Source information: Predicted 3D model of a 113-nucleotide RNA (SAM riboswitch aptamer (S box leader)) from Tumebacillus algifaecis. Its Rfam family is "SAM riboswitch aptamer (S box leader)". Rfam describes the family as follows. The SAM riboswitch is found upstream of a number of genes which code for proteins involved in methionine or cysteine biosynthesis in Gram-positive bacteria. The prediction has a mean pLDDT of 79. The sequence is in RNAcentral, with records from Rfam and Ribocentre.
Parts: sequence; C1' cells; structure tokens
RNA sequence: CUCUUAUCCAGAGCAGGCGGAGGGACUGGCCCUACGAUGCCCGGCAACCGGUUUUCACGUACUUGUGAUCACACGGUGCUAAUUCCUUCAGGAAAUAUCCUGAGAGAUAAGAG
Repeated sequence: CUCUUAUCCAGAGCAGGCGGAGGGACUGGCCCUACGAUGCCCGGCAACCGGUUUUCACGUACUUGUGAUCACACGGUGCUAAUUCCUUCAGGAAAUAUCCUGAGAGAUAAGAG
C1' cells in the first nucleotide's frame, strides 16, 4: 500500500503540565480556537485482539477442548468538540423544511498478501 470481515446516533479533564497558531481527512458549508486550539506528557473512556474470570451448552473415560455469555483496562492498539459535524450517488416518504434505506468516501480493529 492492497484485499477480507466487523464496528462507527454511547463514553471520556471549561480551572492538569509543556507549548505556542492553527485545527475539524479531502471539496463546499458550518464550526472550534489567545477566556488559548493542533500536538506531546499526564489523566480519562472503551472490551477490537491477547490474557484472566463468571455462568451455560456441546464434546471427552478423565484432563485438555469448542461455542455462547458476564466481568476486569493486566498486555497490544484505539479514542477523548459537534452522528464519521454535515456533505457525494441511487431509491423512497413529504406541499416545503426535512427524514429514512442502501452504496461510495473515511476512521479503527483483526486477519491475509
């Protein structure tokens, strides 16, 4: 970098420290930001993978084992303004505003190349 699968309307510091002007992927919008953003550290959130654990089922001569389920942030990531802030395409509902479904794009995890 590509492919596959799953998830993306929940959660997490307005008095923490460093730092100093930009940031929210891209386009357009709309926002955040010197009452100090992005970033780093600390703190926190979260059960995707591993690990440990509860309960149940299956299997086994027994022990291992398999599946489901509960909990724990211990290890590997991730996240910590706004629905993935909205957006593009197709279909549908509605008088409009707008809404719903699917696809696309993006993000994260696990696996493969």